[in-house]
């Protein structure tokens, strides 16, 4: 050089997050031709040669190493709006109270305001009166037989004289039932321009007495606090973009062991 058979290495990488650190388990991403079983987030294994443990397959190169290129991705850092939200604060008009009283106006010496003093309003007892109810009187009606009286007829008892129970009718009456509503007793209230007797109130009406110049707040305006608007500032915070670092796949460029036999 050829061919066997081996061996180191390879059967996926990276971000984040976590750790004193590394890998893996967890999330993301990228990528394919991307072996299997197990172990494990209050965690699992190891110490710069930095996952264990068992097992298959590939193998010195299109597939292992290593530079350099290009730059998917990053929930990492830093930065960051003129793009979003906006605490909050000024403002413009409006809604409503609410104190005030500067203008209008009402109104007042035919007395405002204030202060005294009486009664009513108000509340509670009694009493009348209305309204009602419920009983008793009152007026009818009211029992086949178990209610009264009288009891034809019938029936029993006795030798007669008698007698003895008792149906229907008739009269009467309980319970009930139904009237009228005159009296009479009791109770009740969504009832009284009523009568008394006490209370509580100075709020309101209204009367008298004294005082002697204001009262009042609809309306403009200005103040406070409001409800809904209107145009500005604006702490903060997100987001697009920016640097930085890591960095997959891809392109290149190099490098990589033994035995044997011809």
């Nucleotide at each position: 050089c050829u061919g066997u058979g081996c061996u180191a290495g390879g059967u996926g990488g990276g971000g984040c997050a976590g750790u004193a650190g590394c890998g893996g388990c967890g999330c993301c991403u990228u990528g394919u031709a991307a072996c299997c079983c197990u172990c494990a987030a209050u965690c699992c294994g190891c110490u710069a040669u930095a996952g264990g443990g068992g097992g298959a397959c590939u193998g010195a190169a299109u597939u292992c190493c290593u530079g350099c290129a290009c730059g998917a991705g990053a929930a990492u850092a830093c930065u960051g709006a003129u793009u979003c939200u906006g605490a909050g604060u000024a403002u413009u008009g409006u809604u409503a109270u609410a104190a005030g009283a500067a203008g209008u106006g009402g109104u007042g010496u035919u007395g405002a305001u204030g202060a005294u003093u009486a009664a009513g309003c108000c509340c509670a007892g009694c009493g009348c009166a209305a309204u009602u109810g419920u009983g008793a009187a009152c007026u009818g009606u009211g029992a086949a037989c178990c209610u009264u009286g009288u009891c034809a007829g019938a029936u029993c008892c006795g030798g007669a004289a008698g007698g003895g129970a008792g149906c229907a009718g008739c009269a009467a009456u309980a319970a009930g039932c139904a009237g009228a509503a005159c009296u009479u007793a009791c109770g009740a209230u969504g009832u009284g321009c009523c009568g008394u007797u006490g209370g509580u109130c100075u709020a309101c009406u209204u009367g008298a007495u004294c005082u002697g110049a204001g009262c009042u707040a609809a309306c403009u305006g200005g103040u406070a606090u409001u409800u809904c608007u209107u145009u500005g500032c604006a702490a903060a915070g997100a987001u697009a973009g920016g640097u930085a670092u890591c960095g997959a796949a891809u392109g290149u460029a190099g490098g990589u062991g033994c035995a044997c036999a011809c």

The RNA shown here (Bacterial large signal recognition particle RNA) has 262 nucleotides and comes from a Candidatus Cloacimonadota bacterium. The sequence was found by an Rfam model in a public genome assembly. It matches the Rfam family "Bacterial large signal recognition particle RNA". On this family, see Rosenblad et al., Nucleic Acids Res 2003: "SRPDB: Signal Recognition Particle Database". It is annotated as a non-coding RNA gene.